About this RNA:
Transfer RNA from Dyella sp. S184, 74 nucleotides, folded computationally. Its Rfam family is "tRNA". The family's RNA type in Rfam is transfer RNA. About the family: Transfer RNA (tRNA) molecules are approximately 80 nucleotides in length. Its mean pLDDT, the model's own confidence on a scale to 100, is 81.
[in-house]
RNA sequence: CGGGGUAUAGCUCAGUCUGGUAGAGCGUUGCGUUUGGGACGCAAAAGUCGGGGGUUCGAAUCCCUCUGCCCCGA
Numbered sequence: 001c002g003g004g005g006u007a008u009a010g011c012u013c014a015g016u017c018u019g020g021u022a023g024a025g026c027g028u029u030g031c032g033u034u035u036g037g038g039a040c041g042c043a044a045a046a047g048u049c050g051g052g053g054g055u056u057c058g059a060a061u062c063c064c065u066c067u068g069c070c071c072c073g074a
Base pairs, nucleotide, nucleotide: 001073002072003071004070005069006068007067010026011025012024013023020057028044029043030042031041032040050066051065052064053063054062
């Protein structure tokens, strides 16, 4: 320098193909249960969906561009 992949909750990831309420598990917090803890049950909090721009009534999703990380090639 060229090509490809990837970025979504504290962590690991789905959702993107086919635009229409942002989700799951683990973790955290509260309550119940227990002598207490664990396990279990119930509830809750936690997100500018990597940045910017565009298309659209509507964008995590489509288009352009930039950035971080990984892989391949030179």